[in-house]
């Protein structure tokens, strides 16, 4: 200098005040957090629903483990980054099917634009052969470096206007991505057509619980990317939430519509009553339980690399309901500013934030400080 | 406390993942007019924020922020 993990989160005292509990009274004891936050996951608890299974919908997605459970955590594997300690990864399937890939480019998935090569035809010449191109002018288009380049058309000149069929993915240019890479053999030119190395796929052996790794053999290997596009496969999930729900007391005023397989009346249906749902109207804004003993906290030992688990011991540590947990003073601590040579003195200030049924995580906010391992 | 939901210029809205995010009103400048309005021409301004997937994100995913709405009991 960096990297990873963990911790603290101003301290003590006095006075006054607030909330809860204990006490006949005097009085005594206790009183926010690492995130109490966001409500993003999971569970407990409560009510409703529910034979089992399926459809629909949602979530997750390498392997093994932890756990009440998880999308969390731990340990590994593979990939990417870093000199390194270490960090990051929604990390199944694209050969089940559908869809998309703008612009550019010939072609975006059974690619032929230029180029290269063979054959046929046509043309030219100095004719057992070689060649079919170049220059100038005008117009149009595109690009940018604004005066150049490329392409197309027309005209002119130099010997020659050229056309068709086929092969070829080596070369050019476009793009985020171009049909395994590179070197050689080969060929008319070329090409996994063939060969070596590397990569990919398949099979076997060995190691590992497994993801996977190592070795050997085979296949010359058409089939790109996107699934945080639809989808397929595997696994999991009933719904709502403490304003759940129960109970006591008090007040009021009922009405309308619908449902009705299952209650009562009835022999049965209709009907009526009870019941349920919705709407309009009315009343109350109360007490208690749920409620804080919890997968609870601290410590020790043992097992495990670890997450975590087991045993022992010890402690009780907020419970409000419009919501208490605060204020002042003194001393100490940190920071900032000023005065001072300095000792020191004076002033200001103390991060983020604040329980509301309870836990396990994740994410986000957080001044300043401390500890440990490693490079 | 719990649940649902929204976010594109000042306002109202559009955009099968593919130009340089479109349109109307409003704003500004110029014209017309003696002047204002109307009208005509021109012009500026936006995807709530940060990451990720993808060649490419307003759109898909994650996290945060912000706005809005609903919920008690009794007969």
């Nucleotide at each position: 200098a960096g990297u990873a993990a963990g911790g603290c989160g101003g301290g003590c005292a006095a006075u006054c005040g607030c909330a809860g509990c204990c006490a006949u009274c005097c009085g005594g004891c206790u009183g926010a957090g690492g995130a109490a936050a966001g409500u993003c996951c999971g569970g407990g608890c409560u009510u409703c629903a529910c034979a089992g299974g399926g459809c629909a919908g949602g979530a997750u997605g390498c392997c093994g483990g932890a756990u009440a459970a998880c999308g969390u955590c731990c340990g590994g594997c593979g990939g990417a980054g870093g000199c390194g300690a270490c960090u990051c990864c929604a990390g199944g399937g694209a050969a089940a099917g559908u869809g998309c890939a703008a612009c550019a480019g010939a072609a975006a998935a059974u690619u032929a634009c230029c180029g290269c090569u063979g054959c046929c035809u046509c043309c030219c010449u100095c004719u057992c052969a070689g060649g079919g191109u170049c220059c100038c002018c005008g117009c149009g288009a595109a690009a940018c470096c604004u005066g150049u380049u490329u392409c197309g058309c027309g005209g002119g000149g130099a010997a020659a206007c050229g056309g068709g069929c086929a092969g070829u993915a080596a070369g050019g240019g476009u793009g985020a991505a171009a049909a395994g890479g590179c070197g050689g053999u080969g060929u008319a030119a070329g090409a996994g057509a063939c060969c070596a190395c590397c990569g990919u796929c398949c099979c076997c052996c060995c190691g590992g619980u497994g993801a996977c790794g190592g070795g050997g053999g085979g296949a010359g290997c058409c089939g790109u990317g996107c699934a945080a596009a639809c989808c397929c496969c595997a696994u999991c999930c009933g719904a709502a939430g403490c304003a759940a729900g129960g109970u006591c007391a008090g007040a009021c005023a009922g009405g309308a519509a619908g449902c009705g397989a299952a209650g009562g009346u009835g022999c049965c249906c209709u009907g009526c009553c009870a019941g349920c749902u919705u709407c309009c109207g009315g009343g109350u804004a109360g007490g208690c339980c749920g409620c804080u003993u919890u997968a609870g906290g601290a410590g020790a030992u043992c097992g495990g690399c670890a997450a975590c688990g087991a045993u022992c011991c010890u402690c009780c540590a907020a419970g409000a309901u419009a919501g208490a947990u605060g204020a002042u003073u003194g001393c100490c601590g940190g920071g900032c500013g000023g005065a001072u040579c300095a000792c020191u003195c004076c002033g200001c200030u103390c991060a983020c934030a604040g329980a509301a049924c309870c836990c396990g995580g994740c994410u986000u906010a957080u001044a300043g400080c401390c500890u440990u391992g490693c490079u | 406390g719990c649940c649902c939901u929204u976010g594109u210029a000042g306002c109202a809205u559009a955009a099968a993942g593919g130009u340089a995010a479109g349109u109307g009103c409003a704003g500004c400048c110029g014209g017309c007019u003696c002047a204002u309005a109307a009208c005509c021409g021109g012009u500026g301004g936006a995807u709530c924020a940060a990451g990720g997937u993808u060649c490419g994100a307003g759109u898909c995913c994650u996290u945060g922020c912000u706005g809005g709405g609903g919920c008690a009991c009794c007969a």